[in-house]
Molecule: c-di-GMP-I-GGC riboswitch aptamer
Organism: Armatimonadota bacterium
């Protein structure tokens, strides 16, 4: 350096749920385990997912319909950093 076991230690924690903070998407923290060998970190490229705010457009008006600055998602993929155990094959 590769590789990751019907194994050993050790680690993370979906859904769901409760309490908080967001207009949302979404995050944090207990509880809970669906997976995960990078389910460490990164929002740079792609995808998605929001969209108060702005802009069309429709309405007298709450408002509705599109689009977006920005926002979020690393457990969706690619890129970049960096690692723990083990080393059957």
């Nucleotide at each position: 350096c590769g590789c990751g076991a019907a194994a050993a230690a050790g680690g993370c924690a979906a859904a769901c749920u409760c309490u908080u903070c967001g207009a949302a998407a979404g995050a944090a923290g207990g509880g809970g385990a669906c997976g995960c060998a990078a389910a460490g970190c990164u929002g740079a490229g792609g995808g998605u997912c929001u969209a108060c705010c702005c802009c069309c457009g429709g309405a007298c008006a709450a408002c509705c319909g599109g689009g977006c600055a920005g926002g979020a998602c690393a457990g969706c993929c690619u890129g970049g950093c960096u690692a723990c155990c083990g080393u059957c094959u």